[in-house]
RNA sequence: CCCGACAAAGCCAAACCCCUCGCAAGAGAGGGACGGAAAGCCACGGGUCUUCAUUCUCAAAGACGGCCGGGCUGCCGAAG
Numbered sequence: 001c002c003c004g005a006c007a008a009a010g011c012c013a014a015a016c017c018c019c020u021c022g023c024a025a026g027a028g029a030g031g032g033a034c035g036g037a038a039a040g041c042c043a044c045g046g047g048u049c050u051u052c053a054u055u056c057u058c059a060a061a062g063a064c065g066g067c068c069g070g071g072c073u074g075c076c077g078a079a080g
Base pairs, nucleotide, nucleotide: 002080003077004076011036012035016031017030019028020027021026034066040072041071042070044069045068046067047064048063049062050061051060
């Protein structure tokens, strides 16, 4: 450095409930744990979702990093 333990110390926090913000997707705080070896950070690429306009499509704007890929950084040290 790769790697990831029936190890140790810890960390994060799904669904759901409640309050707030938002047209919405969704986000924040509290509770709560399905899970996570980066479930830490970054919308760069893909993908999914939301919205307005008579309607649809297209476009545009937004959301999702716990959808996938990628970049940066980090705890521990079994086996290999």
Model confidence (mean pLDDT): 81 of 100. This is a predicted structure of an 80-nucleotide RNA (c-di-GMP-I-GGC riboswitch aptamer) from a Deltaproteobacteria bacterium.